[in-house]
RNA sequence: GCCGGAGUAACUCAGAGGCAGAGUAGCUAUUUCGUAAAUAGCAAGUCGUGGGUUCGAUUCCCUCCUCCGGCU
Numbered sequence: 001g002c003c004g005g006a007g008u009a010a011c012u013c014a015g016a017g018g019c020a021g022a023g024u025a026g027c028u029a030u031u032u033c034g035u036a037a038a039u040a041g042c043a044a045g046u047c048g049u050g051g052g053u054u055c056g057a058u059u060c061c062c063u064c065c066u067c068c069g070g071c072u
Base pairs, nucleotide, nucleotide: 001071002070003069004068005067006066007065010024011023012022013021018055026042027041028040029039030038048064050062051061052060
């Protein structure tokens, strides 16, 4: 330098045009003599950046950034 993949909650990941979700972790409550476990609830997101298409973009297209792999 070229090609491909990934980037979404603290972490691991889903979602592939129409309200952003799950598990774990965190917090609160119940339960217990107490802890753990269990159960119920709560909170946590500029969906990597900047543009484009669209009535509408996390999703489609382009640029750039970061990481991973391959080729030279």
Predicted 3D model of a 72-nucleotide RNA (transfer RNA) from Patescibacteria group bacterium UBA6532. It was read from a public genome assembly. The prediction has a mean pLDDT of 85.